[in-house]
Context: one part of a larger RNA
RNA sequence: AGCGAAUGGUGAAUGCCUUGGCUCUCAGAGGCGAAGAAGGACGUGACAAGCUGCGAUAAGCUGCGGGGAGGAGCAAAUAUCCAUUAUAUCCGCAGAUUUCCGAAUGGGGCAACCCGUGGCGUUGAAGACGCCACACCACCCGCCAAAAGGCGGAUGGAGCUAACCCGGAGAACUGAAACAUCUUAGUACCCGGAGGAAAAGAAAACAAUUUAGUGAUUCCCCUAGUAGUGGCGAUCGAACGGGGAAUAGCCUAAACCGUUACCGUUUCGGCGGUAGCGGGGUUGAAGGACCGCUGACGUUAUUAUUAAUACGAAAUGGAAGAUUUCUGGAAAGUUACAUCAAAGAGGGUGAUAGUCCCGUACAUGCAAGUAUUAAUAAUAUAAGUGGUAUCCUAAGUAGGUCGGGACACGUGAAAUCCUGAUUGAAUCUGCCAGGACCAUCUGGCAAGGCUAAAUACUUCUGAGAGACCGAUAGUGAACCAGUACCGUGAGGGAAAGGUGAAAAGCACCCCGAACAGGGGAGUGAAAUAGUACCUGAAACCGUUCGCUU
Repeated sequence: AGCGAAUGGUGAAUGCCUUGGCUCUCAGAGGCGAAGAAGGACGUGACAAGCUGCGAUAAGCUGCGGGGAGGAGCAAAUAUCCAUUAUAUCCGCAGAUUUCCGAAUGGGGCAACCCGUGGCGUUGAAGACGCCACACCACCCGCCAAAAGGCGGAUGGAGCUAACCCGGAGAACUGAAACAUCUUAGUACCCGGAGGAAAAGAAAACAAUUUAGUGAUUCCCCUAGUAGUGGCGAUCGAACGGGGAAUAGCCUAAACCGUUACCGUUUCGGCGGUAGCGGGGUUGAAGGACCGCUGACGUUAUUAUUAAUACGAAAUGGAAGAUUUCUGGAAAGUUACAUCAAAGAGGGUGAUAGUCCCGUACAUGCAAGUAUUAAUAAUAUAAGUGGUAUCCUAAGUAGGUCGGGACACGUGAAAUCCUGAUUGAAUCUGCCAGGACCAUCUGGCAAGGCUAAAUACUUCUGAGAGACCGAUAGUGAACCAGUACCGUGAGGGAAAGGUGAAAAGCACCCCGAACAGGGGAGUGAAAUAGUACCUGAAACCGUUCGCUU
């Protein structure tokens, strides 16, 4: 030095475990904010660095309810206290307090700081301190004013928030095996706005042509990768109709009537115009006004009060083995015999427990509050019919032309919808649509508005589930993690779990310079479980013995 055996160190894999995650289901909730939010800064404990809680009333104060022998958070120890049969701790509900910054709003500012003005108060004054008010925008009202505007008042707004929704604006990489139309895609990103959903929505809709038939919207399954579209490339891609989910319909403008204000006019009786308000009225078998007739039937909605019912907080009761043999440190294992079950879900207990503990099934309980129903009251709403001379039925609108955009549809034969420019009707003997256009026919009535449900989503709360993960996995984060650390900054972003059943966490002695480390002793089932702690592989490094050279 090599090989082998044994035994160690180092090292952290593996196994086992789970406080944490991931993905869903069913419910709830779907917002918070000038009554100052979200998020922070600084404080706050007997001692107090961090986390948690709280706010100068500061790990807390008050009321009501629950609960009941131990308590003063994580968190051990000391000190000092509280409580022990009803005012402890603790749990629920409702309140009080709630510094400073932050929309931040008296002004300023390098956030958590600085400086004011007016009034009131503490004092006789100054100073200081305390309380209140003082930002901006919109609409409305009042006053001043020719107007612009100014002053005062009431109300609302402002900021934050995971996704879902509507609108505005809007890429490129990419694909087309290059690339320009096209695609990616109206996606990403940005802006505005709202709600618990949003949007859409009660036909100027479809359909049909030999005849019909359907009857607001939304969503799902089919129709169908069809008809189409397309450098007819890559692609894009319907509808009618059928089957389901859920169902709900309404209000204005106008004609006409009345009234208020102002203006004009007048023969002073009125009349007209403009603006506002009230009645009236709301549609396509046209309807309404208007002129007549009848005046019956009887509905719905909202709000308030009362009552009942249901749900609803902390909680309460809640069966049955102190059995027995063996092993063991420990019984829940094993053996033998019992027993409950509307409870054999789950978790814990020194190994695997229906009957030991917490629970579970079931039953009970009730505050704030919520919902439903009923009654009462108030308010609001609402009918039928005949006539048809006259009036009304949404105008810079519909439509046209040019340029764009949206429609599955790229300008095409291109209807339909929106509109930047420019034009520009009709008025029920009317108008629009049925994919150029015309005729016939059929369907409808635009140019005003509202509308639940079925649908989308989950920051958050509760209950539960998993042929999901098990510490290089699963969230980046099981642990004081968006931390440490990096970066001027936007931003990037870790590593790190496990003694034991119980600290019983090694009294005492010895070696040592030692508060290092170790040897005894002791604890423990185990200390090769000693806090560098479960198991403890390999690489790597030793020691002892044997053999070989």
This is a predicted structure of a 549-nucleotide part of an RNA (large-subunit ribosomal RNA, domain I) from a Bacteroidales bacterium. Model confidence (mean pLDDT): 82 of 100.